[in-house]
The RNA shown here (transfer RNA) has 75 nucleotides and comes from a Nitrososphaerota archaeon. It was read from a public genome assembly.
RNA sequence: GGGCCGGUCGUCUAGCAUGGUUAGGACAUCGCUCUGACACAGCGAAGGUCGGCGGUUCAAGUCCGUCUCGGCCCA
Numbered sequence: 001g002g003g004c005c006g007g008u009c010g011u012c013u014a015g016c017a018u019g020g021u022u023a024g025g026a027c028a029u030c031g032c033u034c035u036g037a038c039a040c041a042g043c044g045a046a047g048g049u050c051g052g053c054g055g056u057u058c059a060a061g062u063c064c065g066u067c068u069c070g071g072c073c074c075a
Base pairs, nucleotide, nucleotide: 001074002073003072004071005070006069007068010027011026012025013024020058029045030044031043032042033041051067052066053065054064055063
């Protein structure tokens, strides 16, 4: 340099081919219940520039372009 794959709450990740109504789950955190107390369990809450910019569209995490970061392969 070229090809391919990936970047989504603090962490891991689903969703993306086929755009649409509140971006979902687990762990962690906080509160409540339970307990003599803790743990476990149950209930609830908070937590997201969906890597950046631009484009298409009435509407983009999702489609297109470009940049960037990481991984694998080729040279």
The prediction has a mean pLDDT of 81.